This is a predicted structure of a 72-nucleotide RNA (transfer RNA) from a Terriglobales bacterium. Rfam family: tRNA. Rfam links the family to the GO term triplet codon-amino acid adaptor activity. The RNAcentral record of the sequence draws on ENA.

[in-house]
């Protein structure tokens, strides 16, 4: 330099253009329990940023940014 793919809460992931963006673990509350753990309920919290397509975009395009992986 060319080329592929990947970004989603503090971490881990899932999401065939329409349904409230679901799940583990962390974290706070609360229950149980003399008390901790374990269980049990609950609750905060996210679509990497920028445009375009469309009635509707995590999804599809295109740029840019970052990580990775491959050619020279």
């Nucleotide at each position: 330099g060319c080329g592929a793919g990947c970004a989603u809460g503090g971490u881990a992931u899932a999401g065939c253009g329409g349904c409230u963006g679901g799940u583990g673990c962390c974290u706070c509350g609360g229950g149980c329990c003399u008390c901790c753990a374990a269980c049990c309920c609950g609750a905060u919290g996210a679509c990497g940023c920028g445009a375009g397509u469309u009635c509707a975009a995590c999804u599809c395009u295109c740029g840019c940014u970052g990580c990775u992986c491959g050619c020279u």